[in-house]
Context: one part of a larger RNA
RNA sequence: CGAUGCUGAAGGAACUCGGCAAAUUACCCUCGUAACUUCGGGAUAAGAGGGCCCCGUCGGUGGGCAACCAUUGGCGGGGGGCACAGGCUAGGGGGUGGCGACUGUUUAACAAAAACACAGGGCUCUGCGAAAUCCUAAGAUGACGUAUAGGGCCUGACGCCUGCCCGGUGCCGGAAGGUUAAGAGGAGGGGUGCAAGCUCCAAAUCGAAGCCCCGGUAAACGGCGGCCGUAACUAUAACGGUCCUAAGGUAGCGAAAUUCCUUGUCGGGUAAGUUCCGACCUGCACGAAUGGCGUAACGACCUCCCCACUGUCUCCAGCAUCGGCUCA
Numbered sequence: 001c002g003a004u005g006c007u008g009a010a011g012g013a014a015c016u017c018g019g020c021a022a023a024u025u026a027c028c029c030u031c032g033u034a035a036c037u038u039c040g041g042g043a044u045a046a047g048a049g050g051g052c053c054c055c056g057u058c059g060g061u062g063g064g065c066a067a068c069c070a071u072u073g074g075c076g077g078g079g080g081g082c083a084c085a086g087g088c089u090a091g092g093g094g095g096u097g098g099c100g101a102c103u104g105u106u107u108a109a110c111a112a113a114a115a116c117a118c119a120g121g122g123c124u125c126u127g128c129g130a131a132a133u134c135c136u137a138a139g140a141u142g143a144c145g146u147a148u149a150g151g152g153c154c155u156g157a158c159g160c161c162u163g164c165c166c167g168g169u170g171c172c173g174g175a176a177g178g179u180u181a182a183g184a185g186g187a188g189g190g191g192u193g194c195a196a197g198c199u200c201c202a203a204a205u206c207g208a209a210g211c212c213c214c215g216g217u218a219a220a221c222g223g224c225g226g227c228c229g230u231a232a233c234u235a236u237a238a239c240g241g242u243c244c245u246a247a248g249g250u251a252g253c254g255a256a257a258u259u260c261c262u263u264g265u266c267g268g269g270u271a272a273g274u275u276c277c278g279a280c281c282u283g284c285a286c287g288a289a290u291g292g293c294g295u296a297a298c299g300a301c302c303u304c305c306c307c308a309c310u311g312u313c314u315c316c317a318g319c320a321u322c323g324g325c326u327c328a
C1' cells in the first nucleotide's frame, strides 16, 4: 500500500450518474392496519406492546381409586443482567409516475428487460388421400385428429373502444371484349428435279392461364391536406371562400420510452429542481389489434420523493487476518 472483516465522536446522503456498497429491519404472540380494488386482494400494509427467572392465586386437558404426575392458560406480586426471539438463523418501510396485465422465457461465458411467451381477441386457409411440411419417389408428420379440428399471420389479461380511405400494391370474385405460347391451319412463296416428288419459309383464321378490364376486400400492405378571409377593445375564429385528394386523423391521449426550438409556459415539491408530478396544447414528427386510452394485483425493470438507518460523505482513524514491500 492492497484485499477481506470488525468498530467509531459530532453530523446523517452533505457522497454519487444513482443511497452503489454498507447499515437498519428480521422470529413468535397480542393489539392495530389507509388509498385503491377485478371484492380475491392491498396486508407481515403502516404502527404499537410483550418475550428471561421466582412466588402467589384462579382455571383447562390427559393419566391415576386417591395422594399426585405431566402439560397448558388467565390474573397479581417480585428478582437479576449492559443486553431476556441474549448464539445461529432471520422482511427496512412508505408515497408518485412510466412500461409490461399476471406465473413464466431469453443473449451457456459483458444485456433478465418495457424484449419473447402467455391465456383472451381477430383475419385467413383447410371437407379429409385436408390444408401445411419433409422428400426424386415410396413413405411420413399433420393425426390413429375431422371445422368446438388443424395450419399461417397479427394483436396480447380485464374495462371502455377500435373512426374515414379500395386511388396504388396484395388477395378474392367475374367473365363480354383486348392481348397472348405451343399447337391447329394453310392463302402464298423459296430450294431442287424433266417430272412425280422431296424439302424449307409462311399470311389470314382457331388456340389456355396470365395481363389489360369489371367488381369486392383495411383486426390485408398501407394512407388519413393546403391557402385566404371573418365576431361591437384586443385576441381568437363557431362561420365563409378557394385549390387539391382515394380519403383528409374521429374517440381518446398529448413537451409523452414520441417535443426539434426546449431547462416551452403555469402550478407543486426544494433555501436553491435541465430530472419528477399536475396542467396547458404551438402534436418539428401521438392516435385507434405495426391497436388507442385506462386499470386492481404482480416486477432482482425504469423515474422522482419521504421516513428510518448508516464511514457513501464532511474526514478519516484504529483493530484482526491474508498478501505486497523493507530489513535480518
Base pairs, nucleotide, nucleotide: 001323002322003321004320005319006318007317008316010314011313014312019309027051028050029049030048031047036041038157052079053078054077055076056075057074058073059072060071061070062069063068080084092307093306094305095304097302098301099299100298104116105115120155121154122153123152124151125150126149132141133140134139158294159293160292161291163224164223165222168221169220170217171216172215173214174213177212178211179210183206184205188201189200190199191198192197225243226242227241228240229239252286253283264280265279266278267277268276

The part of an RNA shown here (large-subunit ribosomal RNA, domain IV) has 328 nucleotides and comes from Taklimakanibacter lacteus. It was read from a public genome assembly. Taxonomically the source falls in Taklimakanibacter (Bacteria, Pseudomonadati, Pseudomonadota, Alphaproteobacteria).